[in-house]
Molecule: transfer RNA
Organism: Candidatus Thioglobus sp.
RNA sequence: GCUCUGGUGGCCUAGUUGGUUAAGGCAUCGCGCUUAUGACGCGAAGAUCGUGGGUUCAAGUCCCACCUAGAGUA
Numbered sequence: 001g002c003u004c005u006g007g008u009g010g011c012c013u014a015g016u017u018g019g020u021u022a023a024g025g026c027a028u029c030g031c032g033c034u035u036a037u038g039a040c041g042c043g044a045a046g047a048u049c050g051u052g053g054g055u056u057c058a059a060g061u062c063c064c065a066c067c068u069a070g071a072g073u074a
Stems, first nucleotide, its partner, number of pairs: 001073007010026004019057001028044005050066005
């Protein structure tokens, strides 16, 4: 250099053939429970989906360029 795969809350992971509230776990915060902590139960906040464009009535999803991580190859 070329080819392929990935990038989604603080962390990990899902998101089907594009379809109307982006789902779950851990962590965090509040309440309950407990002598207290932990565990457990209930609730809450937190992601406009790597960046910028394009297509579309509608994009996490399709197209293009770039950034970044990994693998393969000369």